[in-house]
Context: one part of a larger RNA
RNA sequence: UUGGGCCUAAAGCGCCCGUAGCCGGCUCGACAAGUCUCCUCCUAAAUCCUCGGGCUCAACCCGAGGAUUGGAGGAGAUACUGUCGAGCUAGGGGGUGGGAGAGGCCGAGGGUACUCCCGGGGUAGGGGCGAAAUCCUAUAAUCCCGGGAGGACCACCAGUGGCGAAGGCGCUCGGCUGGAACACGCCCGACGGUGAGGGGCGAAAGCCGGGGGAGCGAACCGGAUUAGAUACCCGGGUAGUCCCGGCUGUAAACGAUGCGGGCUAGGUGUUGGGUGGGCCUAGAGCCCACCCAGUGGCGCAGGGAAGCCGUUAAGCCCGCCGCCUGGGGAGUACGGCCGCAAGGCUGAAACUU
Repeated sequence: UUGGGCCUAAAGCGCCCGUAGCCGGCUCGACAAGUCUCCUCCUAAAUCCUCGGGCUCAACCCGAGGAUUGGAGGAGAUACUGUCGAGCUAGGGGGUGGGAGAGGCCGAGGGUACUCCCGGGGUAGGGGCGAAAUCCUAUAAUCCCGGGAGGACCACCAGUGGCGAAGGCGCUCGGCUGGAACACGCCCGACGGUGAGGGGCGAAAGCCGGGGGAGCGAACCGGAUUAGAUACCCGGGUAGUCCCGGCUGUAAACGAUGCGGGCUAGGUGUUGGGUGGGCCUAGAGCCCACCCAGUGGCGCAGGGAAGCCGUUAAGCCCGCCGCCUGGGGAGUACGGCCGCAAGGCUGAAACUU
């Protein structure tokens, strides 16, 4: 619950694709279903309104007329919606062109550091902290040089920089592959928007099978600290972190801001593309202006409880979806569905305040 809302008070589904549904550009014609006008009939009485009448008045009652709501039939109107037909190009899509990018998947190669091992050098400490100790070291450590093995990672470049729907993506090269921007305005001709159900993707942790394991490191074991110290600090260290295949499906999955479209001052930085101009060492070079697209900071109107937002809106409008309705109980119980499990999704009530 015919209302008002959803950045921060409760509230935008983590993200995308898409079914039904809802919504839908410009022009012409036809129809007349929605819509509008008129007429007839039905819509019991009472109730309601107007007039008149009856109880001394009123409430109340009686009579007459009217109104209201819905339905059926008929006559007419055609702006809007709809349906059908014809056409258009501003939405959308396709094509062509040069360019940008850590977009995705696979393969190959490389680099620094680290740990371990071997050889050589070398000798008594090393390590660690607020201070220490546990710990390592005389079977030679730490340190220096040379060699080898292994796993993980990818400094500088690096930027409120780029790409992606989101999660996310950063050494180099190659292969396969997705998307976007710009330019041209060649082709199609409304093919569109949203999206209940549904499907797919989805960080980390976790799970199953197999591999791998250098460093780090939940749990765990020590050493300290402390009144205690199941912590913070120190020494170790298993799962895990990594790879392949499968599952899980969550998050402060955040811009805490759903998607699409239109409209509404500016000025500034930056990325990509285009156009024009200047410079030139003539280089896909440097500089300037304008246009388009993206991404930041500021700000008018306007909005907002304020913080703030402000052409990347939280302004002014339209379409569609999701969601909220005091706190606790509780994202719990029960049931259902999903999962190997952990658990996830859906999601109450008593009671209490």
Small-subunit ribosomal RNA, central domain from Desulfurococcus amylolyticus, 353 nucleotides, folded computationally. The full RNA is in RNAcentral, with records from ENA. Model confidence (mean pLDDT): 91 of 100. Its Rfam family is "Archaeal small subunit ribosomal RNA". The literature on the family includes a 2002 paper in BMC Bioinformatics by Cannone et al., "The comparative RNA web (CRW) site: an online database of comparative sequence and structure information for ribosomal, intron, and other RNAs".